About this RNA: A computed fold for a 1463-nucleotide RNA from an uncultured bacterium, annotated as small-subunit ribosomal RNA. Its mean pLDDT, the model's own confidence on a scale to 100, is 87. The sequence is in RNAcentral, with records from ENA, Greengenes and SILVA. Its Rfam family is "Bacterial small subunit ribosomal RNA". Its Rfam clan is "SSU clan". Rfam links the family to the GO terms ribosome and structural constituent of ribosome.
[in-house]
RNA sequence: AGUUUGAUCAUGGCUCAGGAUGAACGCUAGCGGCAUAGAUAAGGCAUGCAAGUCGAGCGGUGAACUCCGCCUCCGGGCGGAGGGAUCAGCGGCGGACGGGUGAGUAACACGUGAGUAACCUUCCCCCGACACCGGGAUAGCCCUGGGAAACCGGGGUUAAUACCGGAUACGCUUCCCGGCGCUUCUGCGGCGUGAAGUAAAGAUUGAGUUCGGUUGGGGAUGGGCUCGCGUCCCAUUAGCCAGUCGGUGAGGUAACGGCUCACCGAAGCGAAGAUGGGUAGCUGGCCUGAGAGGGUGGUCAGCCACACUGGGACUGAGACACGGCCCAGACUCCUGCGGGAGGCAGCAGUCGAGAAUAUUCGGCAAUGGGCGCAAGCCUGACCGAGUGAUGCCGCGUGGGUGAAGAAGGCCUUCGGGUCGUAAACCCCUGUCACCCGGGACGAAAUUUGACGGUACCGGGAGAGGAAGCCCCGGCUAACUACGUGCCAGCAGCCGCGGUAAUACGUAGGGGGCGAGCGUUAUCCGGAAUCACUGGGCGUAAAGGGUCCGCAGGGGGUCUGCCAAGUCUGAUGUGAAAUUCCGCGGCUCAACCCGCGGAAGUGCAUUGGAAACUGGCGGACUAGAGUGCACGAGAGGAAAGCGGAAUUCCCGGUGUAGCGGUGGAAUGCGUAGAUAUCGGGAAGAACACCAGCGGCGAAGGCGGCUUUCUGGCGUGCCACUGACCCUCAGGGACGAAAGCGUGGGUAGCGAACGGGAUUAGAUACCCCGGUAGUCCACGCCGUAAACGUUGUGCGCUCGAUAUGGGCGGCCAUCCAGUGCUGUCCGUGUCCAAGCUAACGCGUUAAGCGCACCGCCUGGGGACUACGGCCGCAAGGCUAAAACUCAAAGGAAUUGACGGGGGCCCGCACAACCGGUGGAGCAUGUGGCUUAAUUCGAGGCUACGCGAAGAACCUUACCCGGACUUGAAAUAUACGGGCUUUCGCGUGAAAGCGUGAUUUCCCUUCGGGGACCCGUAUACAGGUACUGCAUGGCUGUCGUCAGCUCGUGCCGUGAGGUGUUCGGUUAAGUCCGGCAACGAGCGCAACCCCUGCCGUCAGUUGCCAUCAGGUAAUGCUGGGGACUCUGACGGGACUGCCCGUGUUAAGCGGGAGGAAGGUGGGGACGACGUCAAGUCAGCAUGGUCCUUACGUUCGGGGCUGCACACGUGCUACAAUGACCGGCACAGAGGGUCGCGAAGCCGCGAGGCGGAGCGAAUCCCCAAAACCGGCCUCAGUUCGGAUUGGAGUCUGCAACUCGACUCCAUGAAGCUGGAAUCGGUAGUAAAGGCGUAUCAGCCACGUCGCCUUGAAUACGUGCCCGGGCCUUGUACACACCGCCCGUCACAUCAUGGGAGCCGGGUGCACCCGAAGUCCCCGCGCCAGCGGGGCCGAAGGUGUGUCCGGUAACUGGGAUGAAGUCGUAAC
Repeated sequence: AGUUUGAUCAUGGCUCAGGAUGAACGCUAGCGGCAUAGAUAAGGCAUGCAAGUCGAGCGGUGAACUCCGCCUCCGGGCGGAGGGAUCAGCGGCGGACGGGUGAGUAACACGUGAGUAACCUUCCCCCGACACCGGGAUAGCCCUGGGAAACCGGGGUUAAUACCGGAUACGCUUCCCGGCGCUUCUGCGGCGUGAAGUAAAGAUUGAGUUCGGUUGGGGAUGGGCUCGCGUCCCAUUAGCCAGUCGGUGAGGUAACGGCUCACCGAAGCGAAGAUGGGUAGCUGGCCUGAGAGGGUGGUCAGCCACACUGGGACUGAGACACGGCCCAGACUCCUGCGGGAGGCAGCAGUCGAGAAUAUUCGGCAAUGGGCGCAAGCCUGACCGAGUGAUGCCGCGUGGGUGAAGAAGGCCUUCGGGUCGUAAACCCCUGUCACCCGGGACGAAAUUUGACGGUACCGGGAGAGGAAGCCCCGGCUAACUACGUGCCAGCAGCCGCGGUAAUACGUAGGGGGCGAGCGUUAUCCGGAAUCACUGGGCGUAAAGGGUCCGCAGGGGGUCUGCCAAGUCUGAUGUGAAAUUCCGCGGCUCAACCCGCGGAAGUGCAUUGGAAACUGGCGGACUAGAGUGCACGAGAGGAAAGCGGAAUUCCCGGUGUAGCGGUGGAAUGCGUAGAUAUCGGGAAGAACACCAGCGGCGAAGGCGGCUUUCUGGCGUGCCACUGACCCUCAGGGACGAAAGCGUGGGUAGCGAACGGGAUUAGAUACCCCGGUAGUCCACGCCGUAAACGUUGUGCGCUCGAUAUGGGCGGCCAUCCAGUGCUGUCCGUGUCCAAGCUAACGCGUUAAGCGCACCGCCUGGGGACUACGGCCGCAAGGCUAAAACUCAAAGGAAUUGACGGGGGCCCGCACAACCGGUGGAGCAUGUGGCUUAAUUCGAGGCUACGCGAAGAACCUUACCCGGACUUGAAAUAUACGGGCUUUCGCGUGAAAGCGUGAUUUCCCUUCGGGGACCCGUAUACAGGUACUGCAUGGCUGUCGUCAGCUCGUGCCGUGAGGUGUUCGGUUAAGUCCGGCAACGAGCGCAACCCCUGCCGUCAGUUGCCAUCAGGUAAUGCUGGGGACUCUGACGGGACUGCCCGUGUUAAGCGGGAGGAAGGUGGGGACGACGUCAAGUCAGCAUGGUCCUUACGUUCGGGGCUGCACACGUGCUACAAUGACCGGCACAGAGGGUCGCGAAGCCGCGAGGCGGAGCGAAUCCCCAAAACCGGCCUCAGUUCGGAUUGGAGUCUGCAACUCGACUCCAUGAAGCUGGAAUCGGUAGUAAAGGCGUAUCAGCCACGUCGCCUUGAAUACGUGCCCGGGCCUUGUACACACCGCCCGUCACAUCAUGGGAGCCGGGUGCACCCGAAGUCCCCGCGCCAGCGGGGCCGAAGGUGUGUCCGGUAACUGGGAUGAAGUCGUAAC
């Protein structure tokens, strides 16, 4: 930094960016330097090498060579002397170093500091003394025997610096005695007299020259042993121990010691973690980190341990011995089967296992080691080279110039952009590599160089041979295109992918690093996420249920001493290397080396200080306790007593019910219940008092009395003198339920039975009812045992209430009351402060101190296993695998609630009329079909897109055709020329074909407009995506809301304003208020309508005047009226009364045509529904291109068992029918409306006046008057069907409307349910209109006519507004979410057992070997015995692991089952 949320803060985990590595893997790879490299199988090993050397210790052997002699076939041979190579042996020194490994080891193993007065030390150095006289053997060698071999034996000869005896003893050792010094005080070191014991080797040289030998002392070096301190995890390891612990004595050792043994005693260790288990070599250092710390121990260095496994000793100065010995075991090899040989964790190398780790190299030139007088020999130590990008460091893969910004790639809005000065081109350079030549340092010191003809230097040619890897959604630096379509895939976390993916794959481009880059693994960091530095625990994880209390931790005032802690100085040590600083040397760097410094925070010794802590001593009273006096209390235990109620029993009265519930039923009751009265019995609990009151440590405690008893408060200030606080383990107490034994049982009441409820109801409700509830005694030991707040002490403003005490004041006769002070308790509210917030706030969650308990992501899991406790139930303690990217807290805004408050709306209610039933119309679903084109889908799809589907429309189907196309733009070519008329074929389109005419300009070639043909760009698509979009629309909703600026509040999301009190239709207005203003909405402004006025007066009007008619504003005229249509007026709570806060407003009234918005319309805030529409149009992307385009004919969209919506017509008498007779408005009309008149029953026809229309035309019906029908499937109703017609149209078969005649179906008011309407409304009646040839219109949009009823009211249904509350919801209740069951996968517990490993004990057997004893032997030694004793065996116990039929739960897994527990 990312990630829990819609957002926020805090908590909390997960994850990332950094550094590191003995690494490995993937892709890639030019050079060099310096490092580094078997981490796994301490698995097995072929082969070679890794420890020898000394002839100046010794005896042999006696080469080359030299000399002499002899012989010769002249090559040479033989003999002697010298010479000494060499070989094994005896002897000496070294093989205990060097080299390897990390198995074992939790230990004085290591680190650090001490001790050794308890010790050793070959070789080396210094000093002293000494080396005299003898002796016998034995390897080798010779002879010989056995054996396959390894090897072993017998006989003989021989040497020494080998071995032995004796002498000497400056000394040394032991003992006795005397005495001195020192001391860290079990002693140490000298001195003197005495006794006993104890040495030796020679070799060599020209040379007593050199090297050795013995003894003693000292030094140096190296070690042994001892001690303080430090050194991992598990307490689900709590007790361990028999040589165990100590003593005495002895043995043993270089040395102390229980190391060993005998005897005696019974100790020793452990919560400051013994014992056991697991893991591990330790350290200097290394990595990381600001540091503290954490991790680690490879290379280098110090120490330790080990050497096939186990045991053992020998030799030696040193070993219990890597390349020695013995024994046992496993393994491998040889064998003549009798027996033998071997040990790479040395250097190479090999197999194996593994993700993985190198050459069977060169050299002793250097450094170092062994031996030697030396020359020298040996040295896989070492020095070098080789292999591996394993790491670190350095260098290169070129430099300059070069814009027509080439080609090409990619993208593109098609203009261009980008790769990109990049390339090419031109001019240069020469690092590395390559070739040629020269050529080291490393050698000190005459010789001597593996590396190495290397480094380095000089010359040369030539841009030639040398770049990749990862990444590009956020974290995190870097974006586009295509492909793909929850596929393939990616992924460290969050998460990407379901048709436009910057997240997959590829490409272009970009970013990062670069001979590397990524990945994986591991460690530290970030992580203050174990918090010492540096965290927490009211609600996030976390206070133990409570108290007592040992250990432990902490502790008042004054004072003296001590100096353990503490502080300070000094000394020693803290190896080197490393790290850090400075300087220098390899061309730099890495690396290495040199010099100097710092550091090493530690340990030890010592000098000093005395404040603080501590220790010892003295004193004090403020902490704590005691005393005396007073006081309150459901504190505890026991015994006794009391009344009310319930139930039961008995009796009386009394009769049909009682009881119970939401309503019922089960139940009780005529065998007399319930009710009521009297009497009796029993058990349990104690109304009122009673209080947020009291008491108690908590659990908890409630009638009254008595007895016993704990604690607390106040007052006095007499006494003690720090006696205190806390408390791991431990102990006691500990609600309810439960358990044991015995009792008791009225009421209540798990389980259980019954009745209801319900889809079910193993529940909620009801009727019964057993354990239990009660008592005694004993267990259990848990809880939301909660103030979810451990205990104690101190400090830090107040207000108020209440319980208990003490004091003061006033008043009062007193009781008491009031005021006030103080202490203790219990509550509430608040300052400061704290807190993530909520909240806490002298009863702290504030500020401090002391001590205890507890936490460290969620799930798994208050679980398993183990242990302890319990009679059981179970309790306490308490994991892991696996899994998730969260889980959780507080607060915020919403949404939601069968939460609350307030308020609206034809929301309910009231009223009127419908729908749902019938027939038909129409739309939809479904079905059907070649097609029944498509869309719309709860409200908000369904008489919707459709304001007009017979063809057309038309998007669908079948069939026939066309292919630059039916229509558009452009270019080129050819032809024609504004064209027109035919013919054939065909259903048409089309195809084929004939003829004909001719425009403008002209330079006479041609050009132009137009047409045809061809070709090319392109057209075209009602194909897909409304979830890519614009625009438009629906809906919430004409609801009253939605926001902003500034300020203020809050860490923040956010709040305030907008809440509140009134009021309104309204966030309308008023008042108040940390808010003050403002915007979009509301209202108003606009239109229609209602009244009036003014103006205007034809086509409208006609009062008056005149004329005229059968009649009519018919005519002149008029401008009054109606009307028309333009402009004004009018209404504003303006006026009055009341009310209200003097407000806003409300109620009533006056006036007025109209009154509180007069009525209606237009107008729709922020937004919601990924709402609707790609088919109205536009449009990104995708797809089709002789077809998904275009065209034609026919068909379909009208299909019909069904279902739904919307309507029409009805079912009739408030009606039907017949006749008569009135009254509208708004519209429409020239391809039109169409009058009169005539014909037809009628649709209609003929006809054509008038009218582009206030002029003409289309125009009412119900009503009203009269008649008839009389309740009937009818004179209701008109479906259906037959027949005959009319009209439109190219054409009414599929599939038009209308008319007439005939027919005369269902239907008699419509179940559950449901719709509209609050006034000119509903209802009823008709009229008009767009579309349109006609019309399926009963639809739509309008118009007028007639014209009601009802509203108590807001409890309920629906929708909505405001405030508030709860929330685990936020995709927002159509939300969330739980458990069983079923399926799959995974890990895990139990499990009859089985297998493996570790270990204890007992016993058996007992190798080698030390030690002891016996025998033999002169010795060496041999034989026998004993103790101990490795491996092995038998039995038994215990721990760990693996596995197992079956079994338990757990976790995880888009769409399974059952229910609905929680929010």